[in-house]
Small-subunit ribosomal RNA from an uncultured bacterium, 1414 nucleotides, folded computationally. Rfam family: Bacterial small subunit ribosomal RNA. Model confidence (mean pLDDT): 80 of 100.
RNA sequence: AGAGUUUGAUCCUGGCUCAGGACGAACGCUUGCGGCGUGCCUAAUACAUGCAAGUCGAGCGAAGUGAUUCGGACCUUGCUCCAGUGAUGUUAACCGCGGACUGGGGAAUCACACGCGUGUAAGCGGACCACCCCACUGGGAUACUUUCGGUACCCCUAGGCUACUCCCUUAUAAUACGUUUUAAGUCAUGUACGAAAGGGGAAUGAUGGUUCUGCUCUCUCUGUACGAUGGACCGGCGGGUCACUGGCUAGUUGGUGAGGUAACGGCUCACCAAGCCGAUGGAUGCGUAGCCGACCUGAGAGGGUGAUCGUCCACAGCUGGGACUGAGACACGGCCCAGACUCCUACGGGAGGCGGCAGUAGGGAAUCUUCCACAAUGGGCGACAGCGUGAUGGAGCAACGCCGCGUGAGUGAAGAAGGAUUUCGGUUCGUAAAACUCUGUUGCAUGGGAAGAACAAGUAGCGUAGUAACUGACGCUACCUUGACGGUACCUUGUUAGAAAACCACGGCUAAAUACGUGCCAGCAGCCGCGGUAAUACGUAGGUGGCAAGCGUUGUCUCGAAUUAUUGGGGGUAAAGCGCGCGCAGGUGGUUCCUUAAGUUUGAUGUGAAAACCCCCGGCUCUACCGUGGAGGGUCAUUGGAAACUGGGUCACUUGAGUGCAGAAGAGGAUAGUGGAAUUUCAAGUGUAGCGGUGAAAAGCGUAGAGAUUUGGAGGAACACCAGUGGGGAAGGGGACUCUCUGGUCUGUAACUGACACUGAGGCGCGAAAGCGUGGGGAGCAAACACGAUUAGAUACCCUGGUAGUCCCCGCCGUAAACGAUGAGUGAUAAGUGUUGGGGGGUUUCCGCCCCUCAGUGCCGCAGCAAACGCAUUAAGCACUCCGCCUGGGGAGUACGGUCGCAAGACUGAAACUCAAAGGAAUUGACGGGGGCCCGCACAAGCGGUGGAGCAUGUGGUUUAAUUCGAAGCAACGCGAAGAACCUUACCAGGUUUUGACAUCCCAUUGACCGCUGUAGAGAUACAGUUUUCCCUUCGGGGACAACGGUGACAGGUGGUGCAUGGUUGUUGUCAGCUCGUGUGUGUGAGAUGUUGGGUUAUCUCCCGCACACGAGCGCAUCCCUUGUUUUUAGUUGCCAUCAUUUGGUUGGGCACUCUAAGGAGACUGCCGGUGAUAAACCGGAGGAAGGUGGGGAUGACGUCAAAUCAUCAUGCCCCUUAUGACCUGGGCUACACACGUGCUACAAUGGCAGAUACAAACGGUAGCCAACCCGCGAGGGGGAGCUAAUCAGAUAAAAUCUUUCUCAGUUCGGAUUGUAGUCUGCAACUCGCCUACAUGAAGCCGGAAUCGCUAGUAAUCGCGGAUCAGCAUGCCGCGGUGAAUACGUUCCCGGGCCUUGCACUCACCGCCCGUCA
Repeated sequence: AGAGUUUGAUCCUGGCUCAGGACGAACGCUUGCGGCGUGCCUAAUACAUGCAAGUCGAGCGAAGUGAUUCGGACCUUGCUCCAGUGAUGUUAACCGCGGACUGGGGAAUCACACGCGUGUAAGCGGACCACCCCACUGGGAUACUUUCGGUACCCCUAGGCUACUCCCUUAUAAUACGUUUUAAGUCAUGUACGAAAGGGGAAUGAUGGUUCUGCUCUCUCUGUACGAUGGACCGGCGGGUCACUGGCUAGUUGGUGAGGUAACGGCUCACCAAGCCGAUGGAUGCGUAGCCGACCUGAGAGGGUGAUCGUCCACAGCUGGGACUGAGACACGGCCCAGACUCCUACGGGAGGCGGCAGUAGGGAAUCUUCCACAAUGGGCGACAGCGUGAUGGAGCAACGCCGCGUGAGUGAAGAAGGAUUUCGGUUCGUAAAACUCUGUUGCAUGGGAAGAACAAGUAGCGUAGUAACUGACGCUACCUUGACGGUACCUUGUUAGAAAACCACGGCUAAAUACGUGCCAGCAGCCGCGGUAAUACGUAGGUGGCAAGCGUUGUCUCGAAUUAUUGGGGGUAAAGCGCGCGCAGGUGGUUCCUUAAGUUUGAUGUGAAAACCCCCGGCUCUACCGUGGAGGGUCAUUGGAAACUGGGUCACUUGAGUGCAGAAGAGGAUAGUGGAAUUUCAAGUGUAGCGGUGAAAAGCGUAGAGAUUUGGAGGAACACCAGUGGGGAAGGGGACUCUCUGGUCUGUAACUGACACUGAGGCGCGAAAGCGUGGGGAGCAAACACGAUUAGAUACCCUGGUAGUCCCCGCCGUAAACGAUGAGUGAUAAGUGUUGGGGGGUUUCCGCCCCUCAGUGCCGCAGCAAACGCAUUAAGCACUCCGCCUGGGGAGUACGGUCGCAAGACUGAAACUCAAAGGAAUUGACGGGGGCCCGCACAAGCGGUGGAGCAUGUGGUUUAAUUCGAAGCAACGCGAAGAACCUUACCAGGUUUUGACAUCCCAUUGACCGCUGUAGAGAUACAGUUUUCCCUUCGGGGACAACGGUGACAGGUGGUGCAUGGUUGUUGUCAGCUCGUGUGUGUGAGAUGUUGGGUUAUCUCCCGCACACGAGCGCAUCCCUUGUUUUUAGUUGCCAUCAUUUGGUUGGGCACUCUAAGGAGACUGCCGGUGAUAAACCGGAGGAAGGUGGGGAUGACGUCAAAUCAUCAUGCCCCUUAUGACCUGGGCUACACACGUGCUACAAUGGCAGAUACAAACGGUAGCCAACCCGCGAGGGGGAGCUAAUCAGAUAAAAUCUUUCUCAGUUCGGAUUGUAGUCUGCAACUCGCCUACAUGAAGCCGGAAUCGCUAGUAAUCGCGGAUCAGCAUGCCGCGGUGAAUACGUUCCCGGGCCUUGCACUCACCGCCCGUCA
């Protein structure tokens, strides 16, 4: 000192939460010692038992005791008894003093209760201190005791005796008290000196000494006055909540008189008067609470608390009331009365009060021993000794708190064993342990052993004062004596590492990480949040971190929180300016001089108890703790100075404010009147079929004459143009014209007043629209209502009607996004430019123009401010004054209460509960039935199709033992599958098998294995038989290899998860985008800029501009392949112009041409003209084989879709293991009411059939292509040449062209379906192949809604080849032949790109979100 949490990210506002400290604490786990503290916060609940206040015999009578001593009795000379003497010591009463202190808990109390500082001239005061004075004389009663009676107890009644420091009386005495008077002074009531009348008080008590009728000492006693201590009363200041408590009060406020008190006082009473208190400085009332020194926290200011210790207050033992005694009480351990409760009782009546110390019950989360001692300190009594003291001093219990100590120290790597983990190599616990050496704090044992003790008294001695004198008193010295704690602290010696470590946490905040288990379960959590099969967040383990005899949790206070802001916050949009004005109180207030001294400032004195905090020093070994001293602490009191500022007072001033005078503008307000246009309506005329209304319609009006048009009348409301971010008003609001009345403002002038000002709680007034009440008025418009439409519905939007209302008078209401979301006033603070109303100056014939200035009203913009947006002389900037308001969201502007209102409702205005956010501004994207620009076979313009038929093929569905699985909008559906009869095959049925069909390792047996034969079986398989190894050798054997058998590790899985993955692929999209570095440029930041703008392009292609940039990368383009032209080289298997030759480029020859295949050239907007910014580029042209990326292909940016695939492959995890593995036979994947997709063939004459005749390219071929020739109608068969291919073969291209025929029909179209007979492949053609021949000859005559492809060698149409493949092609991939039409254009549909705008979306519109129901 801060941190987490709102968002995709950012800044801000704002709440919630955490880290610190503290506690009279409690709970959980754990626990070795000591010191010092602390310990019923709840029931001021009830209490058993014991103790907590007594003492004095030196006040008094008496009763016991009875040392000593004396006398007598006893047949007993010392046993006993009787009567005296009575030392010492004890005590029930009476008397005195003390029980008003100490101790306890905090119920009441918001009060002179407390704190601070005064006052009492209005007062009291026992004991104490000091001074003065005095002690005379009589009398009386009673307790105790004794006698009688009553009685359960407590105790009571009656009679008799007696004492005092008991009670009463007399004398004496003062400065008591009180009256009068005189004089004085500091003159409110007062006080004080002197004198005088009145009036009142005592115990010859006690002890000691003595030279003893006495004297003396000490104590005690009476009175007066001072003091000390203590208490009483008065007033000032200070410290709590609620205004949703606004009025309170009758002894109340005051006076006169009286009573009462220690004393003032309505304290009480009688009479009189009617006052007293009170508005934010809060009366009265409700609820809460003992106050303070101090304690906790905080940098401080503050906030919270009022345990222990101390002062004060109140209470008193259960509640309420009352007095007595006394110096003091209305009395904790006294009395009386009433009530509640408990106990005893013989039922008549009695006793009691733990909030004293212990202790018990109860309550509660929770708080101790029925201990020791008066040794110390203190207080009570006493002359003293002493007695008593649950005050106090100590001990006990409790980790409740603070402080201190210990649980060992050193060396020690084989980095042991073991645990945990692992990538299996290791790592870690870890020098940790063991082992060796050492120490002994504490503990245990031995021995010693305190301080706290000073007294007082006693004995002895000395001194001081007084005395005739001594004791005695007082002071000093010496001796003697006193310890609960406690044999405690402490010291000494010995002894063994021996007896002593837990708790919490480990996702971020916050120091510290892994494994296993669990699987949105169990659970965690202070906030955010974690857990749905790989959890660093749950539980456990080992490890690590923190702290340590404690550690965590819970509760409370404070800090952090500047989150109530005095220090130290805000209000345009986050919460927050009253709708506006007038104005009382209050607050604040211009200039000069003088004065005062209240505020202010400064000095002194007093006080602010002690303890505590702070500092120094000291005592316990240190510390905590304790002691001495100092300092500090105030809205304090008294007093002395200063006079700048504020305040008070006096005299002035004029600049603030106002008045006067001269001008000015205006929808400012009120009343009365006037006007024209328009709508509607009435009457009449003309006139005929529609009018009206809408996106389109209908309802409505109209032949009973509408609408249209003309004329005239009625009535109400509103005032076109002018008209303007123009003017006026406080705001609401105000617009035709005229008259009357009236408010305010501005300019100029400087005559007058002389601070008269600003703000303004309450209060008063104004206040749109709607609404309310009474009465008018009612043209248009128009809630409600009605009809018609729209719609799934339409209680709406649209249409036609239409009532309140809108208008006027009077009276209410009092609210609005009453907004500039911006309170009023004052001062000063850059420019620029409009406009309204004035004034001045210059220039000017006029119109006008220019400059300055005051008051308004706008725009832009600097400094500054601001979270940003923005504001910016009309401030949201810089300052001052005053008012109102805010303190997380929701609940809620709700409830209750109050005030106002006729009502509607308005104003004031909470809480419970709930959430961790709600919110502001700006940013990036995505989205919009927002905008702009652009592109694309996207539309349009065209050509041909699909959708209708039959068939092929795929899918869905259904069926089935099985119809294996996957693919699902575009981007699944002739897709995986470039080819399911068996195999494939993953599916089904049946039959088999279990280390396995496949791989590695081990053991044993055999010598092979392979092959062949036979039997059974559907086959797998089983059985039988036959044949049959290699290398080395020391000949014993060893090794290799193979098969069968065995064992277990393992194999195997087309089983699951494509949402655990790799790889691959699709799609957006061959769309033009995607991104980075630097920052000199920018913003607080996310980000922006660059990449935007103007042009241009197929293209982020290029140019220009912009420092609001400069560069760069991935894409685009280029490079690559192919094709189009040409050239060079080469010339066989290719070619043949020339020369020979031939049926034939067949051969010789040649390489010119074609062609082949290698290398070059060529095209670059290069040239010309125009347009354009002179650019980029575009348009046109020339040349050229080709012209503006020439055509085609390959090539696919950053990313999106948890897109597809675990069944190509690979792979984590999970699952199966005589089965979810493996083998075999047969079946299925080919089913069939139906639906969809993709195709083929057609419906015919641009055609079909028949005949004839031409022209390709590309491609594959030895398990192959297969020629010639022969056979078959044909599929095909036979045959065998050639070819490993520019050589041979597949291989006839077809459409086309020419000639015939058919003549518009379900046909000579169309070919499905079916029958028969065949061919080929293949173990095998039934389920289930292709093809052929003959026969059969279905639907179909161009296809609804809808929909697809294509822009040139393209569509359309025609055939050819290849892969897969034994066989099977209408599919797929290629090849060439013939060869079009159309594109005005970008309004619209779809998709995409860029810019911009809105947004409460960001999982991004398949979003978010509201209500109802479950």